[in-house]
RNA sequence: GCCGGCGUGGCGGAACUGGCAGACGCGCCAGACUCAAAAUCUGGUGCCCUCACGGGCGUGUGGGUUCGAUUCCCUCCGCCGGCA
Repeated sequence: GCCGGCGUGGCGGAACUGGCAGACGCGCCAGACUCAAAAUCUGGUGCCCUCACGGGCGUGUGGGUUCGAUUCCCUCCGCCGGCA
């Protein structure tokens, strides 16, 4: 230099026929249980605005197509593999 794959909450990892993003697990927070703790069980857990109701943003970056994009197209960045 060329070709291919991948990039999603704090971490791992789903959602792919374009139609509610974050299922599930770990971690964390609170509670139950306990003399106390561990284990176990229950609930919660992206960010911002708002007294609240509610609203907005968010899938590596920036753009495009579309009524609608994690998903399709282009660009760039990073990682992995192959060829030279």
Molecule: transfer RNA
Organism: Elusimicrobiota bacterium